[in-house]
Predicted 3D model of a 72-nucleotide RNA (transfer RNA) from a Candidatus Uhrbacteria bacterium. The organism belongs to Candidatus Uhriibacteriota, within Bacteria.
This record gives sequence, structure tokens and C1' cells, in this order.
RNA sequence: GCCGAGGUAGCUCAGUGGUAGAGCAGAGGACUGAAAAUCCUCGUGUCGCGAGUUCAAUUCUCGCCCUCGGCA
Repeated sequence: GCCGAGGUAGCUCAGUGGUAGAGCAGAGGACUGAAAAUCCUCGUGUCGCGAGUUCAAUUCUCGCCCUCGGCA
């Protein structure tokens, strides 16, 4: 340099045009003599950045940045 995959919550990931979610972690509560375990409740996010298409973009298109893999 070329090709491919990926970038979404603190972490691991889902969601692929119509109000952004799960598990784990965390916070509060119940239970206990007190803990652990268990149960209930709670999402905090410029969806990497910019532009375009659209009534509407995390989703489609283009450019750029970053990570991983392959080729040279």
C1' cells in the first nucleotide's frame, strides 16, 4: 500500500430503517444475631468522527480515525 472483519453502558456483546437492550459488574432494599448465598428494584449511552440519502439513520452510501486478521 491492497483486501476483509470490527468500533454500541464500567466489561463482554445483541439490535441492521421507526423512542437503544441483555448478561456480568455497580447502587439501594428484603432475608440473617451478623455475614455469605438467594430474591426484588434501579441504565448512568454525543451508538468512533464528519458529510450524504430519507418524513425518519446505531442501521443504507461516501470520506477519515482506531483495533484485529490476511496479502505484498
The prediction has a mean pLDDT of 80.
Its Rfam family is "tRNA".